A computed fold for a 98-nucleotide RNA, annotated as SAM riboswitch aptamer (S box leader). Its Rfam family is "SAM riboswitch aptamer (S box leader)". About the family: The SAM riboswitch is found upstream of a number of genes which code for proteins involved in methionine or cysteine biosynthesis in Gram-positive bacteria. The sequence was found by an Rfam model in a public genome assembly.
RNA sequence: ACCUUAUCAAGAGUGGUGGAGGGAACGGCCCUGUGAAGCCCGGCAACCUGCAAUGCGCAAGGUGCUAAAUCCGGCGGCAGAGUAUCGAAAGAUGAGGG
Numbered sequence: 001a002c003c004u005u006a007u008c009a010a011g012a013g014u015g016g017u018g019g020a021g022g023g024a025a026c027g028g029c030c031c032u033g034u035g036a037a038g039c040c041c042g043g044c045a046a047c048c049u050g051c052a053a054u055g056c057g058c059a060a061g062g063u064g065c066u067a068a069a070u071c072c073g074g075c076g077g078c079a080g081a082g083u084a085u086c087g088a089a090a091g092a093u094g095a096g097g098g
Base pairs, nucleotide, nucleotide: 002097003096004095005094006093007092008091013041015040016039017038021031022030023029026073027072028071042066043065044064047062048061049059050058051057070090075087076086077085079083
């Protein structure tokens, strides 16, 4: 590489640096010199981890995350006039395998 599995409608900056891109890909629609990505600091959360143990808690060491539902859509079901809703695929992250 790939396989399994859980989660994906909550949450998180008027900071520094940096200088033009970013939101996976495609189609949309957006964000962005009123400053993008990246990096630093801050923050959120609690999958693993540690502690506790009649309770489902505490901590925050390893990851992760910090515009918009995973921003929306593509495939299928259902009801349809626009469209709504449910699921799949794809993707992301953790843990395990390999």